Molecule: RNase P RNA; transfer RNA
Organism: Candidatus Bathyarchaeota archaeon
């Protein structure tokens, strides 16, 4: 110095233009509407207007309703290394320990096995001690004794070693008389298999801690036409149908409070603050990228990205 | 805004709870069948389980993220 990669910052500045997007304030002037306040149209200045994640909604907490006397213990449902320290709280910094993953920088995980409960296939046995191969003693049946049962180089038999006892540890090597079932009693060690062989690992099994639900569609506040309630009043001795007055027709309702709803509008809601949701356009700064677009607020946590600064780590 | 669900041969699935070497049907492709073709049997071939990561001896399943896609409330 180049290149891949890791952590951590930090995610633009600045001028125009507004005939061209939201909002606030303030001036001018004409015109329209409307007894009036005022409202609508128009032009001009200033200020202001997206993010570090505004995004996943996993949470906390402010708020707000609704349930609930107060402690325990049970069940259920979250969390989970240790220590210290900050925060109401979700969390977080720093130090330290095992375990995984990576070449390394650096990621990722993390209570316990005393009770309960599970570890598939293989395997003699899989979580609780056995039992099963193997030996040795009795009993029973059956074969068989050289005309060879039953066995044998995938070790008959037998010698050593060793806690007395070895088909198992060394050694030698071809036979061979008792040999199979079955019970019934007693044996040190060992047991080609699995991730794993009695020592572990996991669990709605123990431990600690922690926990009302329901989310702004909460919730609060104004209030029409019209219909629908209750209450006086007045009506066929006639309500209404025309401000009144008289005549003539129709023929059952009218007027007045009072309280609840709806529809709509406000507040909640915000020096960005809309109300189906605005946040333009252009140019420069050597290059201004990438992921990405606020809908009560604030914070935490995952996750996307990477022109640009830094720190490390490989490699040329 | 708010709540729920899914992803498995090409295409439609089952298996996920309660972890154990992924099964069905359908297309396809080969014999049989039939004079040929369909229908029929028989047999075969086809899976990054949606992607990366954790826990586990062992992951489709359990857990985190992420991507894609549906649905119901307003």
């Nucleotide at each position: 110095g180049c290149g891949a990669g890791c952590u951590g910052g930090a995610g633009g500045g600045c001028g125009g233009c507004c005939g061209u997007c939201g909002g606030g304030c303030c001036c001018c002037a004409a015109g329209g509407g409307g007894c009036g306040a005022c409202c609508c149209u128009g032009g001009g200045g200033c200020c202001u207007g997206a993010g570090g994640a505004a995004g996943c909604u996993c949470c906390a907490c402010c708020c707000a309703c609704c349930a609930c006397g107060c402690g325990g213990c049970c069940a259920c449902c979250g969390u989970g290394g240790c220590g210290c320290c900050c925060g109401c709280g979700a969390g977080g910094g720093c130090g330290c320990g095992g375990g995984c993953c990576g070449a390394g920088a650096g990621g990722c995980c993390c209570g316990g096995c005393u009770c309960c409960g599970g570890c598939a296939c293989a395997g003699a046995a899989a979580c609780g001690g056995a039992a099963c191969g193997c030996c040795c003693a009795c009993g029973u049946g059956u074969c068989g004794c050289a005309u060879g049962a039953c066995u044998g180089a995938u070790g008959a038999g037998g010698c050593g070693u060793g806690c007395u006892a070895a088909g198992u540890c060394g050694c030698c090597g071809a036979g061979g008389a008792g040999g199979c079932a079955c019970g019934u009693g007693g044996g040190a060690a060992c047991g080609g298999u699995g991730a794993a062989a009695c020592g572990g690992c996991c669990g709605a099994c123990c431990c600690a801690c922690g926990g009302g639900g329901u989310g702004a569609a909460a919730g609060g506040g104004c209030a029409a036409g019209u219909a629908g309630g209750g209450c006086g009043c007045c009506c066929a001795u006639g309500a209404g149908c025309u401000g009144g007055c008289c005549g003539c027709g129709c023929g059952a309702g009218g007027c007045g409070c009072c309280g609840g709803g709806u529809a709509g509008c406000c507040c909640g809601a915000u020096c960005a603050g809309a109300a189906g949701g605005a946040u333009g356009c252009c140019g420069c700064c050597u290059g201004g990228a990438a992921c990405a677009g606020a809908a009560g607020g604030u914070g935490g946590g995952c996750u996307a990205c990477u022109a640009c600064c830094a720190g490390c780590u490989c490699g040329c | 805004g708010g709540g729920g669900c899914c992803g498995u041969c090409g295409u439609c699935u089952a298996g996920c709870u309660u972890g154990g070497a992924a099964g069905g049907a359908u297309a396809c492709c080969a014999g049989c069948c039939u004079g040929g073709g369909g229908c029929g049997c028989u047999g075969g071939c086809g899976g990054u389980c949606c992607u990366g990561g954790g826990u586990u001896c062992a992951a489709a399943u359990c857990c985190c993220a992420g991507c894609g896609g549906c649905c119901c409330c307003a």